[in-house]
């Protein structure tokens, strides 16, 4: 700093817990977490390419596209599962108010 509504699981161990935390609401003995094999998924780095501008030691740095999937991570229930803080619309009637849905931003959290 940059992404976070997409994609992609079997098998073997293991034997109760897992989805970060709090609430929620799920997932699991029809077999959780861990580990190990094997697949897959996407394209962050690297790697190939093509343009651009500036710097330059003249070879490269940097930024944008494109490709492919042999390599380095990461991922493979559910939107990051939802919310949580703040504003906003609706609820809403003369007028004040919940509960609640929803929409933006922020937090905090994942990867790189």
């Nucleotide at each position: 700093c940059a992404u976070c509504u997409a994609g992609a699981g079997g098998g073997g161990u293991g034997g109760a817990g897992g989805g970060a935390c709090u609430g929620g609401c799920c997932c699991a003995g029809u077999g959780a977490a861990g580990c190990c094999c094997c697949g897959g998924c996407a394209a962050c780095c690297a790697c190939u390419u093509c343009g651009a501008g500036a710097c330059c030691a003249c070879g490269g740095u940097u930024c944008g596209g494109a490709g492919g999937g042999a390599g380095g991570u990461g991922c493979c229930a559910a939107g990051u599962c939802c919310a949580g803080c703040a504003g906003g619309u609706c609820g809403c009637a003369g007028c004040u108010c919940a509960a609640g849905a929803c929409c933006u931003g922020g937090a905090a959290g994942a990867u790189g």
This is a predicted structure of a 112-nucleotide RNA (SAM riboswitch aptamer (S box leader)) from a soil metagenome. Its Rfam family is "SAM riboswitch aptamer (S box leader)". Rfam links the family to the GO term regulation of gene expression. The literature on the family includes a 1998 paper in Mol Microbiol by Grundy and Henkin, "The S box regulon: a new global transcription termination control system for methionine and cysteine biosynthesis genes in gram-positive bacteria". The sequence is in RNAcentral, with records from MGnify. Of the family's consensus pairs, 97% are formed in the model.